[in-house]
Molecule: transfer RNA
Organism: Clostridiales bacterium
RNA sequence: AGGGGUUUGGUUCAGUGGUAGAAUGACGGUCUCCAAAACCGCAGAUGGGGGUUCGAUUCCCUCAACCCCUG
Repeated sequence: AGGGGUUUGGUUCAGUGGUAGAAUGACGGUCUCCAAAACCGCAGAUGGGGGUUCGAUUCCCUCAACCCCUG
C1' cells in the first nucleotide's frame, strides 16, 4: 500500500428491517448463628457521523479501534 473480518450491558456472546435478549458479574431481598450455595427482584448496552426507509443493531457510505491475509 491492497484485500478481508470484528465492534451490542462491567465481561463473554445471541439477535432474518417492526417491543434489544441470555449467561456471568454488580446491587437489593429471602434463607443462615455468620458466610457460601440456592431462590426472588432490580439497574445497566447497539463504536462515531451521515444516507436509504413509514420504521435501521440489521441495508449503503465514511471515520475510528482491534485482528487476519497479500506484497